[in-house]
Predicted 3D model of an 86-nucleotide RNA (c-di-GMP-I-GGC riboswitch aptamer) from Niallia nealsonii. Its Rfam family is "c-di-GMP-I-GGC riboswitch aptamer". The family is grouped with related families in Rfam's "c-di-GMP_I riboswitch clan". Its mean pLDDT, the model's own confidence on a scale to 100, is 89.
């Protein structure tokens, strides 16, 4: 510094169920295990989601809108076990 998850020790938790909070989208908490070698962190960039406030009309269950949100969307930065190479 680069590969990989065989082996050792482990971590993490989808979907759904309950409470909670929020206008949602989603979050947090127990449960639960679809997976995951960084499914640790970080909203930096892109893409999604939602749409309270705002405007705008054809007043509708509408469109447009991110300061709201998803790191388990895809990358970037940053830590970081273990085993091999170098």
């Nucleotide at each position: 510094u680069c590969u990989g998850a065989a082996a050792a020790g482990g971590g993490c938790a989808a979907a759904c169920u309950u409470a909670u909070u929020g206008a949602a989208a989603a979050a947090u908490a127990a449960g639960g295990a679809c997976g995951c070698a960084a499914a640790g962190c970080u909203a930096u960039g892109g893409a999604c989601c939602u749409a309270a406030c705002c405007g705008u009309u054809u007043u509708a269950u509408a469109c447009g809108u991110a300061u709201g949100g998803u790191u388990g969307c895809c990358a970037g930065g940053u830590u970081g076990c273990c085993a091999g190479a170098c």
It was read from a public genome assembly, where an Rfam model found it.
The organism belongs to Niallia, within Bacteria.